[in-house]
RNA sequence: AGAUUGAAAAGCUAAACUUGUUGUGAAGCAAGGACAGAAAGUCAUGGGUCUUGAUGAAAAAGAUCGCCAGACUGCACAA
Numbered sequence: 001a002g003a004u005u006g007a008a009a010a011g012c013u014a015a016a017c018u019u020g021u022u023g024u025g026a027a028g029c030a031a032g033g034a035c036a037g038a039a040a041g042u043c044a045u046g047g048g049u050c051u052u053g054a055u056g057a058a059a060a061a062g063a064u065c066g067c068c069a070g071a072c073u074g075c076a077c078a079a
Base pairs, nucleotide, nucleotide: 005076006075012037013036017032018031019030020029021028022027035066041072042071043070045069046068047067048064049063050062051061052060
């Protein structure tokens, strides 16, 4: 240094829910909160799911990275 790993230490993020706010909606943002997490950091690239609309079907646009996979990056060093 890298891989595995996440024992220890320093830390980090923040589910559900509540309040406010944006949006047609899925959902997002902020505060509180803590279910959980070794990438629960980032990217909508490929799938999946969801929303709008259509509704006989298809296409399109959007959302979800804490659904799966992939890519890039990050802390520690007990083993």